[in-house]
RNA sequence: CGAAAGAGUUUGAUCCUGGCUCAGGACGAACGCUGGCGGCGCGCCUAACACAUGCAAGUCGAACGGAGCGCGGUGGACGGAACCCUUCGGGGGGAAGGCCGCCGCUGCUCAGUGGCGAACGGGUGAGUAACACGUGAGUAACCUACCCUUUAGUGGGGGACAACAUUUGGAAACAGAUGCUAAUACCGCAUAAGACCCCGGUGCCGCAUGGCACAGGGGCCAAAGGAGCAAUUUGCUAAAGGAGGGGCUCGCGCCCGAUUAGCUGGAUGGUGGGGUAACGGCUCACCAUGGCAACGAUCGGUAGCCGGACUGAGAGGUUGAACGGCCACAUUGGGACUGAGACACGGCCCAGACUCCUACGGGAGGCAGCAGUGGGGAAUAUUGGGCAAUGGGGGAAACCCUGACCCAGCGACGCCGCGUGAGGGAAGAAGGUUUUCGGAUUGUAAACCUCUGUCCUCGGUGAAGAUAAUGACGGUAGCCGAGGAGGAAGCUCCGGCUAACUACGUGCCAGCAGCCGCGGUAAUACGUAGGGAGCAAGCGUUGUCCGGAAUUACUGGGUGUAAAGGGAGCGUAGGCGGGAGUGCAAGUUAACUGUGAAAUCUAUGGGCUCAACCCAUAUCAGCGGUUAAAACUGCACUUCUUGAGUGAAGUAGAGGCAGGCGGAAUUCCCGGUGUAGCGGUGGAAUGCGUAGAUAUCGGGAGGAACACCAGUGGCGAAGGCGGCCUGCUGGGCUUUAACUGACACUGAGGCUCGAAAGCGUGGGGAGCAAACAGGAUUAGAUACCCUGGUAGUCCACGCUGUAAACGAUGAUUACUAGGUGUGGGGGGACUGACCCCUUCCGUGCCGGAGCAAACGCAAUAAGCUAUCCACCUGGGGAGUACGGUCGCAAGACUGAAACUCAAAGGAAUUGACGGGGGCCCGCACAAGCAGUGGAGUAUGUGGUUUAAUUCGAAGCAACGCGAAGAACCUUACCAGGUCUUGACAUCGUACGACCACCUAAGAGAUUAGGCUUCCCCUUCGGGGGCGUAUAGACAGGUGGUGCAUGGUUGUCGUCAGCUCGUGUCGUGAGAUGUUGGGUUAAGUCCCGCAACGAGCGCAACCCUUAUUUUCAGUUACUAACGGGUAAAGCCGAGGACUCUGGAGAGACUGCCGGGGACAACUCGGAGGAAGGUGGGGACGACGUCAAAUCAUCAUGCCCCUUACGUCCUGGGCUUCACACGUGCUACAAUGGCCGCAACAAAGAGGUGCGAAACCGUAAGGUGGAGCGGAUCUCAAAAAAACGGUCUCAGUUCGGAUUGAGGGCUGCAACCCGCCCUCAUGAAGUCGGAGUUGCUAGUAAUCGCGGAUCAGCAUGCCGCGGUGAAUACGUUCCCGGGCCUUGUACACACCGCCCGUCACACCAUGGGAGUUGAGAGCGCCCAAAGUCAGUGAGGUAACCGCAAGGGGCCAGCCUUCGAAGGCGAGACCAAUGACUGGGGUGAAGUCGUAACAAGGUAGCCGUAUCGGAAGGUGCGGCUGGAUCACCUCCUUU
Repeated sequence: CGAAAGAGUUUGAUCCUGGCUCAGGACGAACGCUGGCGGCGCGCCUAACACAUGCAAGUCGAACGGAGCGCGGUGGACGGAACCCUUCGGGGGGAAGGCCGCCGCUGCUCAGUGGCGAACGGGUGAGUAACACGUGAGUAACCUACCCUUUAGUGGGGGACAACAUUUGGAAACAGAUGCUAAUACCGCAUAAGACCCCGGUGCCGCAUGGCACAGGGGCCAAAGGAGCAAUUUGCUAAAGGAGGGGCUCGCGCCCGAUUAGCUGGAUGGUGGGGUAACGGCUCACCAUGGCAACGAUCGGUAGCCGGACUGAGAGGUUGAACGGCCACAUUGGGACUGAGACACGGCCCAGACUCCUACGGGAGGCAGCAGUGGGGAAUAUUGGGCAAUGGGGGAAACCCUGACCCAGCGACGCCGCGUGAGGGAAGAAGGUUUUCGGAUUGUAAACCUCUGUCCUCGGUGAAGAUAAUGACGGUAGCCGAGGAGGAAGCUCCGGCUAACUACGUGCCAGCAGCCGCGGUAAUACGUAGGGAGCAAGCGUUGUCCGGAAUUACUGGGUGUAAAGGGAGCGUAGGCGGGAGUGCAAGUUAACUGUGAAAUCUAUGGGCUCAACCCAUAUCAGCGGUUAAAACUGCACUUCUUGAGUGAAGUAGAGGCAGGCGGAAUUCCCGGUGUAGCGGUGGAAUGCGUAGAUAUCGGGAGGAACACCAGUGGCGAAGGCGGCCUGCUGGGCUUUAACUGACACUGAGGCUCGAAAGCGUGGGGAGCAAACAGGAUUAGAUACCCUGGUAGUCCACGCUGUAAACGAUGAUUACUAGGUGUGGGGGGACUGACCCCUUCCGUGCCGGAGCAAACGCAAUAAGCUAUCCACCUGGGGAGUACGGUCGCAAGACUGAAACUCAAAGGAAUUGACGGGGGCCCGCACAAGCAGUGGAGUAUGUGGUUUAAUUCGAAGCAACGCGAAGAACCUUACCAGGUCUUGACAUCGUACGACCACCUAAGAGAUUAGGCUUCCCCUUCGGGGGCGUAUAGACAGGUGGUGCAUGGUUGUCGUCAGCUCGUGUCGUGAGAUGUUGGGUUAAGUCCCGCAACGAGCGCAACCCUUAUUUUCAGUUACUAACGGGUAAAGCCGAGGACUCUGGAGAGACUGCCGGGGACAACUCGGAGGAAGGUGGGGACGACGUCAAAUCAUCAUGCCCCUUACGUCCUGGGCUUCACACGUGCUACAAUGGCCGCAACAAAGAGGUGCGAAACCGUAAGGUGGAGCGGAUCUCAAAAAAACGGUCUCAGUUCGGAUUGAGGGCUGCAACCCGCCCUCAUGAAGUCGGAGUUGCUAGUAAUCGCGGAUCAGCAUGCCGCGGUGAAUACGUUCCCGGGCCUUGUACACACCGCCCGUCACACCAUGGGAGUUGAGAGCGCCCAAAGUCAGUGAGGUAACCGCAAGGGGCCAGCCUUCGAAGGCGAGACCAAUGACUGGGGUGAAGUCGUAACAAGGUAGCCGUAUCGGAAGGUGCGGCUGGAUCACCUCCUUU
């Protein structure tokens, strides 16, 4: 000095693993909405696509000859002014001016010759994986124009060619011919310090080749002038040095792919020649055969590199716009020329493509310079000003040129700054929104008052940038004055993450969404509004990168079960390695030093009013050099013995291979005995057997495997190994300490071994047994079961190389509590065996620390160290495709992607479930009784029908249910007819009636008319009630939603459970308590226990019933007394009895005995009316079923409002082929019928019950006593009992149905009531599969009453009478409770879930092929061009007197050579009829494979079969439930 944050999402919940997603920052950005000002930056990321137009490189006349113009001078012909004269006609005079020449120490301009520049500056990133770049070295292997320093020189000659003139060709571009001419253009000669070459020498230096210096001899090589009066200056030539700039070489660094493993022919090296500024196979000839590569060559893909930028705590990751350095390129490809420098963006030549001009013969062009255009694209600006500044080129300079540059314009593209006002202001205005209607909120916000002037507008002034002149910017910045709140706020979000909430609309629609997910009528999640939150001239979205992500883990992860240890060993490279000593100094550390460009970042300081921005100073890793240190690693040497190995002495063993031997058993063959069956199963059948099986005895054959011993015993690296004997052979362990002296460990590739199945060849074949066949099972059964049965299983020799090859746990090493077994060996002690102590190696269990997500592991580690190898990085797709390697094949090894999902998973928890286990209960079964299911009928439901058959209820837990009673009404339905403030409620106004009655019309509602006409209170003002009319608020709805609700109810279930507080345990969900041993009807109680207590339930308290006491007795009762009757509690009386109804008692396992644990409790007994909750009832925990009900009622929301409301008439709810539920009546003799004063309880009664009496066969009628009821009435109880009859039949059973005649209720019995009488007399003779109720005053049977109700019961709710049978028991069915176990279930088994098939869509593999791209190879043709050859043609300088020569050029030609053509392949991409699997999709089809013992335990490998999941065989695993046994362990 400086630094690190997490969240959502798998589950019912939890912890973990693990992926996905979000919050942050950044951008050359784009898009949407919006937009006031200024400063500083930035602005084609795509088509290295094509380009109109203008500009972007010129300059020098002080190098040169000219041309034009100007100026000056001068000559000429013109011209004729001023002035003079004039006879006014003119004459003289000759200026200015223009024209034509000449001259110039004259100016400007221009083409040309010549010089310098044009190789810089500017653009772009196509190519390039390379010494391209970065960094650091080397160059003794090199170059360098202009510039600087130094030295020396600059003498004397020559010949041309442009321009120009004339001319020719051409449309043009341009070209040719003849002639003239200058130079700082060109060429000889002289001079030569010096450079270079040759010869030979001395000294010094270097890592090698070699370099430097000095001296000698020979050869060879220079020059240019211009300006100036001059001084001088500027050039030129040679040489040396410097600076700056380059060339070349090397170390290190530098992306992805091994599904690219071998590459290479100038290739690697040498000698020699050539070439270059220079080294070099750079090139050529010859010679050799090398060179590169697992430390990744070659090939393929991608890419300009860096300083830096973004991000990050950092390490790292990503990136390479702008600025700066380097490289590469300039329409595509090739080539050279010139030059100091290029193989040259605005030069040349050739070839290709394209564009333009053309007279068709030929020509011209290259914006990846600045602007600009078209195109492409989501997308990127002006055809601007200026050389004022900075810089560059030329020039002596003035100056010229400069789209470099400096500025301006456009763009919120980015960063920074400022503003859109400030203070006061409550009637908390209006408006908006909301509301529980009170209010709340917008909100001091506005209005209003007082101010200010940043930006703005107007006016004035006015810079720095410039050290004299020169300012595009620019009348800009700044300053001064005036004016006026005036002109200046939006965007996104508001379910959680994530700050911020309401209303309305919508109704799984429209839509939202980053993840989880919202939306199916009350959406804080869609749309709108109000309000709020955040940021702000911006705000959001999209895209990309980093972060979060410790999610590739160097910092900093893992591999028993989550993804992950190779099947095992041997061993190569590599990695790593024991104790001591000495040396070296590679690694390491330190100091100094070179480099590390500038800019950037950071720190400090400074300048623009601040900031952004700018300036200055300081600061780095890395690489190189020098020096030092020597602990550690390394290297070299010496040494040691403990690691490792050898030796010696012992020892155990299913270790391996080969040979031989043995007995038991199965099967077969032969023979004997023997007879009808055998075999097989859940039960059967196929099969075998009278031709003699099975059974049994004897003999024989053959193959395979070795019972007992046998053991969580032994051996082996793993796979694996089991009768006995022999031979050969590997390894281990113990003891000893003689020998070697670190020889060790691990181990990529490699090699070897490697269960079962399988393959090849040849044997063998008893049993077993894939496939197959048959029989069963089944809806089917390609299975499970059965009978057969072939490969195979066995042997030999080969191959394959995989398994749940598992301890799901790599190898080695050291360390870290114990206890207890077992196998092998040693030692001690003991006289000795055993026992005991101790030690080494192996093999188990329990357990501490520690570890772990938990489960668990725990000296045989999953603890703690070290080394090496292998492997993992979400699920699916997929261990698949393609490619490659191996294999005879099957197949093995290696091993993706597109696409798709937000999970997939591990461990543990609570439940639920199991065709898991244990314990227990219940009319659950069993034992019984009576039914139902068959008949007829009643009733409810479904279905059907209908105008309507109103609606609801739906397994148990709907169906004689709502309905305790549909002819009208009810009534909700249908048809038709009415009304519209309404049939009903409240409020305003007006009026005073309304009702009732009568008449008429109508089906009625209703309409019309008549008749009648207010009431109550009062303070006399009025108020209230009722009715009518009228206006609107509203009424009304059995319309919807029971899945918006309240309330009520059903059900599990009267089952014994459900929880809480505190404590304790566990990371946690949770557990404990509540489990356990007993016991109970009971979580009832007792005991025990890390639990101790408590609550809701159970029980009890309440009602009733059974016994009794007491009190009270009328309408009840009547024993005694009296009266009285035909009889009678009828009367007096009584309070005894029965009874009624108040209050009590009684029952508590209290007593005794047995059992039990001295408990709870239980069994038996006594007493008692009752005995172990005496019987019955009411009472229903936490909760479950979105259970039922919006049609009892209430109610939110929605819907209707001359109708979905209201009224009325009629109809319907009562239909009828049929199906189901619940009842009734029966089928008869335990009965029917007839006769006959037996005996109840509980109720009801005023619009009521209705007696007696009379009438009627009866229903009923007349009648009206009594009774609001312990008094009267309903009211007769019935079965029973007794007597008689019927005599087993469709009957004297049964009563349906139908006919006739009546009765009652009611406005009305047609649809559609009940009853009576007479007649009729159906089915039915005890009910299939199945199924229901009931354990005692119960079932069964018999009648009585009540509610509803005018009337209507076989239903319902009650009442009593008569009154049984059976329960061994808990195996099984059903339901339930507790404990435990498995689970892939949690909507919880009505769960979950697999595969084929069918349909739709998506991506992908194969595919006869087809098309295309790039790269390489071979051959052909071969442009331009360099080099080489030739050069008969041409030729100024030099030589020569000349001839001629030398030199040069044209031309021709060889090699190489771009483009082009041909050919064969490799590779990549696109496409392809058809085809393969895969993924996704709401309800499709077939089955049911897996999860529970998943109903045949599952899974792995392999083989085979089958619509499919899958089945079967062989071997293996436990990641299998349950029961039993064995062994071990723990506790006692």

A computed fold for a 1532-nucleotide RNA from an uncultured Eubacteriales bacterium, annotated as small-subunit ribosomal RNA. The coordinates come from a structure-prediction model, not an experiment, and the mean pLDDT is 84. Rfam family: Bacterial small subunit ribosomal RNA. RNAcentral holds the sequence, with entries from ENA and SILVA.